This is a predicted complex of two RNAs, RNase P RNA and transfer RNA, with 464 nucleotides together. It holds a member of the Rfam family "Bacterial RNase P class A". Rfam links the family to the GO terms dimeric ribonuclease P complex, ribonuclease P activity and tRNA processing. Its mean pLDDT, the model's own confidence on a scale to 100, is 75.
RNA sequence: ACUACAGACCGUGCUAUCGCUCUGAGAUUUAUUUCAGUGAGGAAAGUCCGGACAGCAUAGGGCAACGCACCACCUAACGGGUGGGGCCUGUGAAGGGUGAAAGCCUGAGACAGGUACAGAAAGUGCCACAGAAAAUGACCGCUCCAUAACGGCUUGCCGGUAUGGAGUAAGGGUGAAAAUGUGGGGUAAGAGCCCACGUUCUGUAAUGGCAACAUUAUAGGAGGGUAAACCUUGCGUGCUGAAACGCCAUGUAUACAGUCGAUUGAGGGCGGCUCGCCCGAUGACUGAGGGUAGGCAGCUACAGGUGACGUGUGAACGUCAUCGCAGAUAAAUGAUAGCAUCACGGGCAUUGCCCGGGAACAGAAUCCGGCUUACAGGUUUGUAGUUUAU
RNA sequence: GGCUUCGUAGCUCAACUGAAUAGAGCAUCUGACUACGAAUCAGAAGGUUUCUGGUUUGAAUCCAGACGAGGUCA
Numbered sequence: 001a002c003u004a005c006a007g008a009c010c011g012u013g014c015u016a017u018c019g020c021u022c023u024g025a026g027a028u029u030u031a032u033u034u035c036a037g038u039g040a041g042g043a044a045a046g047u048c049c050g051g052a053c054a055g056c057a058u059a060g061g062g063c064a065a066c067g068c069a070c071c072a073c074c075u076a077a078c079g080g081g082u083g084g085g086g087c088c089u090g091u092g093a094a095g096g097g098u099g100a101a102a103g104c105c106u107g108a109g110a111c112a113g114g115u116a117c118a119g120a121a122a123g124u125g126c127c128a129c130a131g132a133a134a135a136u137g138a139c140c141g142c143u144c145c146a147u148a149a150c151g152g153c154u155u156g157c158c159g160g161u162a163u164g165g166a167g168u169a170a171g172g173g174u175g176a177a178a179a180u181g182u183g184g185g186g187u188a189a190g191a192g193c194c195c196a197c198g199u200u201c202u203g204u205a206a207u208g209g210c211a212a213c214a215u216u217a218u219a220g221g222a223g224g225g226u227a228a229a230c231c232u233u234g235c236g237u238g239c240u241g242a243a244a245c246g247c248c249a250u251g252u253a254u255a256c257a258g259u260c261g262a263u264u265g266a267g268g269g270c271g272g273c274u275c276g277c278c279c280g281a282u283g284a285c286u287g288a289g290g291g292u293a294g295g296c297a298g299c300u301a302c303a304g305g306u307g308a309c310g311u312g313u314g315a316a317c318g319u320c321a322u323c324g325c326a327g328a329u330a331a332a333u334g335a336u337a338g339c340a341u342c343a344c345g346g347g348c349a350u351u352g353c354c355c356g357g358g359a360a361c362a363g364a365a366u367c368c369g370g371c372u373u374a375c376a377g378g379u380u381u382g383u384a385g386u387u388u389a390u
Numbered sequence: 391g392g393c394u395u396c397g398u399a400g401c402u403c404a405a406c407u408g409a410a411u412a413g414a415g416c417a418u419c420u421g422a423c424u425a426c427g428a429a430u431c432a433g434a435a436g437g438u439u440u441c442u443g444g445u446u447u448g449a450a451u452c453c454a455g456a457c458g459a460g461g462u463c464a
Stems, first nucleotide, its partner, number of pairs: 001386010012340007020039001022037007041361001045372002048370005053241004060275004065237005070084005085117001086115006095106004118232002123230002125226003139172002141168008150159004180198006199223002201220008246296003256287005267279003304323008341359002344356005391463007400416004409447001418434005440456005
């Protein structure tokens, strides 16, 4: 210097003219005009989470439903973030096993990446095809017993064969997965049936750690997988969202039809059921129809931005200083020209020059904190690799 | 602005309680029948189950995200 990956940041600029939203001041012709100021984003997006705020009992009980699920911390809160733990995968390898060697198998610690990570030792379900068997495992094989006929001879024993019964998970081959691995004892043959060592798990104790957890010792005795199957355990969630919600104005049908009811309660209080609570007579609901569809407020000053210092490994927090930064409602934030910048295409062609068309994704709608997704190009940090020079 | 449903062959739909070549009708193509065409009969082709990732031995189906198409609310 270039390339790749990961993280952070920026993401067209200036000038002129015309035009738009909002605010302030002025002018008059009272709905126009003049001047000044102001005006999109890192995602304003998706609406996937969490809150603020508002309404309904100051939101109450139970069931159901839904969500979350290693630990600690951050935070208003979170399914977010930070730090740590466990597990998995890969790289590479100290060492170990086997072997004559080559090699093969295993492999602590380290590094990199991933991780929706409670419980399968509560219960139920499922595990296609293949296979004997997919969880109450006997097809072949092995062992014993009984019966039958046969053979042998030492004449009441032995041998194999067939049938039936019982035992057996060592051997076989299938599969993604095969009943705890190795060795020994034991047995008619076998088997965690028993023992030793080991693997996973559970309890207890000690040590380290806030904890998850790790190491060691000891006791126990569960052994296929699946909970992004039902489920169990623990924790949490009331519902509705700015078209919420409050007010003003305009207009109509206080009419018509039907049903129920008037305190012995119709109906309502925006949730699935239920209890409870509250409202409730100038009543409620349904049908068909009539009318209006304008304005104010909510609305932008706060978990606000920026900088410095301090605390903390960090997310973040504290103190001080400073700044004021869109509020539209069918919806403003734009257009044109020139110069500069950037990449693209073409031509001339050495670096460069000329011409052309162009400017990534996108566009506030109550407001914040996150997540996810889209994004031309540029800057920068770290890691790895290649090349050149010293 | 809020809420909500769906996406399978060219079209309309199955299979959605996971099981290995995803099925049916219409349409398309080939052949037969016919003098020719339609109808009919026989056969064939056509699918990254919208996309990406995950769970599982195994995904159209379960889970998460993205993209697209609808419905509804004063």